[in-house]
RNA sequence: GAAGUGGGCCGGGCGACCGCGGCGGACGCUGCGUCCGUCGAGGAAAGUCCGGGCUCCAAAGGGCAGGGUGGUGGGUAAUGCCCACCGGGAGUGAUCCCAGAGCCAGUGCAACAGAAAGGAUACCGCCUCGCUUGCGAGGUAAGGGUGAAAUGGUGGAGUAAGAGCCCACCAGCGGGGGGAGCGAUCCCUCCGGCUCGGUAAACCUCACCCGGAGCAAGGCCGAAUAGGGAAGGACGAGGCGGCCCGCCUCCUCGUCGGCCGCCGGGCAACCGGCGCCGACUACUUCCGGGUAGGCCGCUCGAGGCAGCCGGUGACGGCUGUCCCAGAGAAAUGGUCGCCGCCGCCCCUCGGGGCGGGACAGAACCCGGCUUACAGGCCCACUUCCUUG
RNA sequence: GCUGCAGUAGCUCAGGGGUAGAGCACAUCCUUGGUAAGGAUGAGGUCGGGGGUUCAAUUCCCCCCUGCAGCU
Numbered sequence: 001g002a003a004g005u006g007g008g009c010c011g012g013g014c015g016a017c018c019g020c021g022g023c024g025g026a027c028g029c030u031g032c033g034u035c036c037g038u039c040g041a042g043g044a045a046a047g048u049c050c051g052g053g054c055u056c057c058a059a060a061g062g063g064c065a066g067g068g069u070g071g072u073g074g075g076u077a078a079u080g081c082c083c084a085c086c087g088g089g090a091g092u093g094a095u096c097c098c099a100g101a102g103c104c105a106g107u108g109c110a111a112c113a114g115a116a117a118g119g120a121u122a123c124c125g126c127c128u129c130g131c132u133u134g135c136g137a138g139g140u141a142a143g144g145g146u147g148a149a150a151u152g153g154u155g156g157a158g159u160a161a162g163a164g165c166c167c168a169c170c171a172g173c174g175g176g177g178g179g180a181g182c183g184a185u186c187c188c189u190c191c192g193g194c195u196c197g198g199u200a201a202a203c204c205u206c207a208c209c210c211g212g213a214g215c216a217a218g219g220c221c222g223a224a225u226a227g228g229g230a231a232g233g234a235c236g237a238g239g240c241g242g243c244c245c246g247c248c249u250c251c252u253c254g255u256c257g258g259c260c261g262c263c264g265g266g267c268a269a270c271c272g273g274c275g276c277c278g279a280c281u282a283c284u285u286c287c288g289g290g291u292a293g294g295c296c297g298c299u300c301g302a303g304g305c306a307g308c309c310g311g312u313g314a315c316g317g318c319u320g321u322c323c324c325a326g327a328g329a330a331a332u333g334g335u336c337g338c339c340g341c342c343g344c345c346c347c348u349c350g351g352g353g354c355g356g357g358a359c360a361g362a363a364c365c366c367g368g369c370u371u372a373c374a375g376g377c378c379c380a381c382u383u384c385c386u387u388g
Numbered sequence: 389g390c391u392g393c394a395g396u397a398g399c400u401c402a403g404g405g406g407u408a409g410a411g412c413a414c415a416u417c418c419u420u421g422g423u424a425a426g427g428a429u430g431a432g433g434u435c436g437g438g439g440g441u442u443c444a445a446u447u448c449c450c451c452c453c454u455g456c457a458g459c460u
Base pairs, nucleotide, nucleotide: 001384002383003382004381005380006379007378008377009376010375012339013338014337015336016335017334018333020040021039022038023037024036025035026034027033028032042359046370047369049368050367051366052365053364054214055213056212057211061245062244063243064242066210067209068208069207070206071085072084073083074082075081086100087098088097089096090095101205102204106203107202108199109198123144124143125140126139127138128137129136130135131134152170153169154168155167156166171195173192174191175190176189177188178187179186180185218296219295220294221293228287229286230285231284232283236250237249238248239247254280255279256278257277258276260275261274262273263272264271265270303322304321305320306319307318308317309316310315341356342355343354344353345352346351389459390458391457392456393455394454395453398412399411400410401409406443414430415429416428417427418426436452437451438450439449440448
């Protein structure tokens, strides 16, 4: 100097004039006004892909179905996020990527091609025999072909030709022993049949996790309307999305009539209890009507910043300091001037002119992921070239 | 705020992993005196975009874009 990798930050500044919203104060006023002070959109506020806090379903357990995650160990309030490590892959490297458990639990799938796609095979070829010289029989899976994938690789020995049939080395698998590590896993050594296919973002199995709704959640006040109509309705009714148990709550066998049946008392009238029937009520569900106003929730937080300590790191602890939007149809804007940044042209110590300035706006609040982004700055690391 | 659906030939739509289909429209030919209808042949496709799984993706998974619908 060039090319790259990882991380962090900015993304306009200053002044003047006019105009906004919240909070506090003062004055005047009686529902508002004036003045002063102070604060006032983001790194993604976005997508709504995830995890929570919070609120309600009165309290509420277990299971099934359903859904999610998937190497190991940590971090966190928690996660599908982040960190470190293991294994595999890409790259010369710094680094980056992986929905990375299980196919010996079972069931599926692999078109076409090929002889044959799972305990499946002989098309060409090679060898032996017979014979009518190109046919048949037998053996073979080393060579060739097909395919994404065809019973490990190299060398040797052996054979009629061959084959882990046998041997040496290597890879893989299974088993035993030892070592390192919390663990995934890795290393060493011994033995062995020789090699027991691929696919689970295929169904599935295993391990772990998950109540449901969502601030338009949900509360308070005030006002208005029609408590109107229908159905069910007393050993029933209701209660966290679906189902089954368990559990809980409310009303409790309520009120009236029939004396219809039974029992008891009684001379009878009649009384009491139980059963049955009818009606009603509490209660439940649906339809319809009214209100759609004000206030709360609504901003002090798993909070920001700085320093120190612990840790490889994510992060945690301690100390100090700060309060940093709460709108309610939705506020932070407009104009002017200067400076700053970038590109082009002219000029060539200076400087001048023209143009441009990204993605984009809170709405209960946080922690992540993903996507969009003109231009610029800083730190660390890697590779190449050149010079000393 | 929540929940779903759709994107394929010029148009309207199918398509349960094996290399793209139907109808209408278009072009040519046959038939007719000439049209229509009918018949035959043919052309027309980054399956909204990107990445991944797999030997192979319109289809399975993830992200992005556009359009539509419902509840509140």